[in-house]
RNA sequence: GAGUUUGAUCCUGGCUCAGAACGAACGCUGGCGGCAGGCCUAACACAUGCAAGUCGAACGCCCUGUUUACAGGGAGUGGCAGACGGGUGAGUAACGCGUGGGAACCUACCGAGAGGUCUGGAAUAACGACUGGAAACGGUCGCUAAUACCGGAUACGCCCCAUGGGGGAAAGACCUUGCGCUAUUGGAGAAGCCUGCGUCGGAUUAGCUUGUUGGUGAGGUAAUGGCUCACCAAGGCGACGAUCAGUAGCUGGUCUGAGAGGAUGAUCAGCCACACUGGGACUGAGACACGGCCCAGACUCCUACGGGAGGCAGCAGUGGGGAAUAUUGGACAAUGGGGGCAACCCUGAUCCAGCCAUGCCGCGUGAGUGAAGAAGGCCUUCGGGUUGUAAAGCUCUUUCAGACGUGAAGAUGAUGUCUGUAACGUCAGAAGAAGCCCCGGCUAACUUCGUGCCAGCAGCCGCGGUAAUACGAAGGGGGCUAGCGUUGUUCGGAAUCACUGGGCGUAAAGCGCGCGUAGGCGGCGAUCUUUGUCAGUGGUGAAAUCCCGGAGCUCAACUUCGGAAUUGCCUUUGAUACUGUAAGACUUGAGUCCGUGAGAGGGUGGUGGAAUUCCUAGUGUAGAGGUGAAAUUCGUAGAUAUUAGGAAGAACACCAGUGGCGAAGGCGGCUCUCUGGCCCGGUUCUGACGCUGAGGUGCGAAAGCGUGGGGAGCACACAGGAUUAGAUACCCUGGUAGUCCACGCCGUAAACGAUGAAUGCUCGUUGUUGGGCAGUAUACUGUUCAGUGGCGCAGCUAACGCAUUAAGCAUUCCGCCUGGGGAGUACGGUCGCAAGACUAAAACUCAAAGAAAUUGACGGGGGCCCGCACAAGCGGUGGAGCAUGUGGUUUAAUUCGAAGCAACGCGCAGAACCUUACCAGCCCUUGACAUCCGGGUCGCGGUUACCGGAGACGGUUUCCUUCAGCUAGGCUGGAUCGGUGACAGGUGCUGCAUGGCUGUCGUCAGCUCGUGUCGUGAGAUGUUGGGUUAAGUCCCGCAACGAGCGCAACCCUCGCCUUUAGUUGCCAGCAUUUAGUUGGGCACUCUAGGGAGACUGCCGGUGACAAGCCGGAGGAAGGCGGGGAUGACGUCAAGUCCUCAUGGCCCUUAUGGGUUGGGCUACACACGUGCUACAAUGGCAACUACAAUGGGCUGCUAGCCGGCGAGGGUGAGCGAAUCUCUAAAAGUUGUCUCAGUUCGGAUUGUUCUCUGCAACUCGAGAGCAUGAAGUCGGAAUUGCUAGUAAUCGUAGAACAGCAUGCUACGGUGAAUACGUUCCCGGGCCUUGUACACACCGCCCGUCACACCAUGGGAGUUGGUUUGACCCGAAGAUGGUGCGCCAACCCGCAAGGGGCGCAGCCGGCCACGGUAAGGUCAGCGACUGGGGUGAAGUCGUAACAAGGUAGCCGU
Repeated sequence: GAGUUUGAUCCUGGCUCAGAACGAACGCUGGCGGCAGGCCUAACACAUGCAAGUCGAACGCCCUGUUUACAGGGAGUGGCAGACGGGUGAGUAACGCGUGGGAACCUACCGAGAGGUCUGGAAUAACGACUGGAAACGGUCGCUAAUACCGGAUACGCCCCAUGGGGGAAAGACCUUGCGCUAUUGGAGAAGCCUGCGUCGGAUUAGCUUGUUGGUGAGGUAAUGGCUCACCAAGGCGACGAUCAGUAGCUGGUCUGAGAGGAUGAUCAGCCACACUGGGACUGAGACACGGCCCAGACUCCUACGGGAGGCAGCAGUGGGGAAUAUUGGACAAUGGGGGCAACCCUGAUCCAGCCAUGCCGCGUGAGUGAAGAAGGCCUUCGGGUUGUAAAGCUCUUUCAGACGUGAAGAUGAUGUCUGUAACGUCAGAAGAAGCCCCGGCUAACUUCGUGCCAGCAGCCGCGGUAAUACGAAGGGGGCUAGCGUUGUUCGGAAUCACUGGGCGUAAAGCGCGCGUAGGCGGCGAUCUUUGUCAGUGGUGAAAUCCCGGAGCUCAACUUCGGAAUUGCCUUUGAUACUGUAAGACUUGAGUCCGUGAGAGGGUGGUGGAAUUCCUAGUGUAGAGGUGAAAUUCGUAGAUAUUAGGAAGAACACCAGUGGCGAAGGCGGCUCUCUGGCCCGGUUCUGACGCUGAGGUGCGAAAGCGUGGGGAGCACACAGGAUUAGAUACCCUGGUAGUCCACGCCGUAAACGAUGAAUGCUCGUUGUUGGGCAGUAUACUGUUCAGUGGCGCAGCUAACGCAUUAAGCAUUCCGCCUGGGGAGUACGGUCGCAAGACUAAAACUCAAAGAAAUUGACGGGGGCCCGCACAAGCGGUGGAGCAUGUGGUUUAAUUCGAAGCAACGCGCAGAACCUUACCAGCCCUUGACAUCCGGGUCGCGGUUACCGGAGACGGUUUCCUUCAGCUAGGCUGGAUCGGUGACAGGUGCUGCAUGGCUGUCGUCAGCUCGUGUCGUGAGAUGUUGGGUUAAGUCCCGCAACGAGCGCAACCCUCGCCUUUAGUUGCCAGCAUUUAGUUGGGCACUCUAGGGAGACUGCCGGUGACAAGCCGGAGGAAGGCGGGGAUGACGUCAAGUCCUCAUGGCCCUUAUGGGUUGGGCUACACACGUGCUACAAUGGCAACUACAAUGGGCUGCUAGCCGGCGAGGGUGAGCGAAUCUCUAAAAGUUGUCUCAGUUCGGAUUGUUCUCUGCAACUCGAGAGCAUGAAGUCGGAAUUGCUAGUAAUCGUAGAACAGCAUGCUACGGUGAAUACGUUCCCGGGCCUUGUACACACCGCCCGUCACACCAUGGGAGUUGGUUUGACCCGAAGAUGGUGCGCCAACCCGCAAGGGGCGCAGCCGGCCACGGUAAGGUCAGCGACUGGGGUGAAGUCGUAACAAGGUAGCCGU
């Protein structure tokens, strides 16, 4: 920097990614070289070989060779070295390491100075003899040497002592110098010791310590020191983190990072520690010793069973462990080490080689040319595009690898493992040499096929449910390249622990509030000092590394030289502003004093009235009480109501106020008393006495607990009554703890201003409380302190908001936060009588959780408004019968679609066949239909008849007809037949791939844009507001000004008038007729063209002088005149792939085509829409007037004839203002008289009619007969506001026929609307929201199931640790030492003494053991909660007033 919470926004906040790195591992792949690196795990166990020896110039002996003098070898004595070099990181939180100082100390080998090196002695290995043992290894006796051992002398210097003295050395060999030895001084280098500072996390480890802390004395050490011991004192360490438990070798450095930091401690280098585990010392200059010793333990091996041997964390190597890490190689040539005078010997240190892409660096896998843009692949809109100059082809080159040859440096006079290596020369040939990952966004790179929530992918967001750039494959592309990806780890990004560099009103976060300890911080003038601070000097800060500049390998990596750096520590000099220390002044901070003031501040005592309840008495009678409505309850044993009196307890109306007081919790009748704090005024005194405050301590609402009182009202629990599906609730009637008092606990609250305390500074305005001052002094004005509110500038804030009472600008101190859940939970601890409080995790799980604001949607939120929405009315549906559609059922099939409103007399404006898509059977396969190819024919087609067949179809047959052009060719066109394959065909699927069309909200009044302005932004404004309208209609106002789609108007129609035109229309007047029939006329009606008319234009009122509204006039019509067409942005993945079109998929002798028959018409049932009725506003009969729209040649059909009738026969007229359908019906009159009827017509029988190829399944109609249900319809529900409802008939479409349906037409012709509370739908504004798939939303808890981690748990297993006790190896030490005893002393000798040794004893002490604790970890029947899991159960707690506001504590 990016992705990810949202519909969108801003913020907070976590998760994730892009970078770099690695001792890495894994997957795929692999040409060469250089330089580096290579058991991170089992400090697990180790076979085998090697890794430390050397010296004959210290010594004797033995052997061999040649020979008389040498050479070589062997085991010993002796010397030096085995304390270095090499390995590992177990332990160690420590003076272990780093850094800087220090004093009390030793030092072999090395260098320097100045001395000495005299004289004696006694042994002992080897060796020889004997002998034990399996071996390892010994035993006894005897001989011998030394530079091995021991005396004596000497002592410049040395040591002790303290002025007297005492003590202690030596080694020779070779023989030439030189090499040694001894003592000593100082040096170099190395070791030991002390010390300041630094060095991981845990307080759910808070107290630890008895040699402990110090002193004196002694011992011990190379040396200081409780290092050890005796005595004395009682100290020492710790909140600046002791002790305890966990983890860890430390550093130079390395990785990362802009840096500060963070992580790390492989290779190289310094230090430390360790060497199978534990303990111990010996030797030595140096060790408590990796390849030495002793003991104990575990393990392994040998054994003759008696005893012995061993220690790869040296180099190789083996097993094991593990994701994982190499050869049982060569050489001492170089560098270095040990020994030696040296030659030389030894050296798994080292130098080399081998293995490994483990890393870094370099090189190569060819270069040029080459378009027919080859072939092939892939895609395609079929045109082409791409792979792609890529290939091939042509012309070149030869690095690397290969072959051959020459051949270094590393080495000095000589000696080269590496090595015939590096390098150089010659040769051949493009020849031998490319992969891996990725391509949805982040993130560079896209298409096709396969798959179909499958298989799979995934770092995060997320892809996959039939068109996947996200899975798998391919083509293409991108990236890196001998590597590329993945995994793991670290830093970065992460300012996400914030020193640099964060926060805490609402996102996580201010302790409930005081007092106060430590600590931190601290007013003002001078003085001293210089701790901090600042500047300089000196020392140190190892080398390597990093950085800069050079140099060397052909370059680079790598190596090397010089410089810089090493930010640190110490030292010293200087400065003195600030800070600190010291002493000493000041008054402004703080306190004190004096004089006032206000107040529900606190404690105690007393006292008052109103009210409730109860008791007593009176009056009085049937109810009272309570609720949405009731009931439980009280009341005739007298309630409620009312009057009087009494009792008791609790709380204090009005005053009362964002008024007062208090640190907070909190405090309210009046009054006495005790008492705390505050304000104001004066300015007396002290002189920084201050601020904050970890721990600590006190106070701390309500509830709760303990003891004892008290108890009127209220009232958890509880009981009853209601409500309810249930109701362990909300409501009601009762009611106990409690509420009250005293004393003692508890210590928590949404203890909130969700805002820690203190100080200073920073525009204002307006209230209010308590004081002061000034002014004309009750009032008012101005001003000044101290409180308490509102608004508001700058500033701040993510926004909301805060704003002198800061959330502004600063300083000081304290507390707290670091994603959500798990969880304020578990365990541990402290407190508590208990309840519980405080402190306070982890595993696991999610990619979010959250704050503020925005737009919507929603609300059993609010306001305004509208609609046949309700109301007011009229008529229906729901009941009956039938018609029709649907569901269901049935069926071979009952084709398919439509599904709340917005499917259901819908698609269907009309299923007997057809339609037809369905079923059964029978047929066809380039097909019923289109185009192309090649072949035949010149047709085709119509028509008659016959045969088979259910028909399709097949086979015969009569008759009619005999294509067009021309270049005259079956050449072209056209037609047809059979053939081949491309293809046709599909009412097969997907309306959730689509176009088009349609429904719906809704003819509702809305939906948007440009510019400007406001806002970080989503967005807002405009479009809101005041009026008004049917209307976002118009007016006014306004940071808006305009505009668009909608509204309205323009269109059609009806209503008045006028004009033009009069045929098929009309007839006033004139003739005429049966008849506008005819003449005539066009005035009227009418027809169909054009005009006019209506605009709130006029008047009055009202309104704001507006828009408009109300009333009126005139007018055929009045405020949109009635009706229609017209449907904004959008919503419903609404409907339709079966109208049509169309992507994809599927079928292809069938899911296509044809045909016959059947089905779509079924029928226990349920629903919708209708018709007809139930009758008298009616039925029946008779009579008779008036209409409009529309239709008509395969037609409408007058008239006439016959039929009861449907209809039939005949037939004029009319392609229609002419003829015809055409009769209009409700109407009027009469009759019937309330019945299942003269209502009603279903059903059934029978006879007919019509249409049609055909009325069986399955048409309509007529006549006669039959005469069902039904007496106005439960819950519920629907239409309609005027020429409307209701009622009456008429016509049309499609149609052979078939309507109660649909679409139109006219006739007759009402009732009611107070009004907007309620139901439904809608519009605007506002409010709340945890909703945004938007309330058909969201969401909580129990239960059931599966999985996961975790707490408790009788116990059990193991680690670690503590104090007590027992045991007490080896060892050093102290004592003893009767046994043994060469050197020295005494002694002539024998012998004795002394030194010493073995042995024994004491304390110390490892391992081991006994009993008891602490602590940590593993397992654990059972058990507790927690988390997670497309569709389980029960309810509905929360989000809206969430339907009882929610939440916090108890």

The RNA shown here (small-subunit ribosomal RNA) has 1450 nucleotides and comes from an uncultured prokaryote. It matches the Rfam family "Bacterial small subunit ribosomal RNA". Gene Ontology terms of the family: structural constituent of ribosome and ribosome.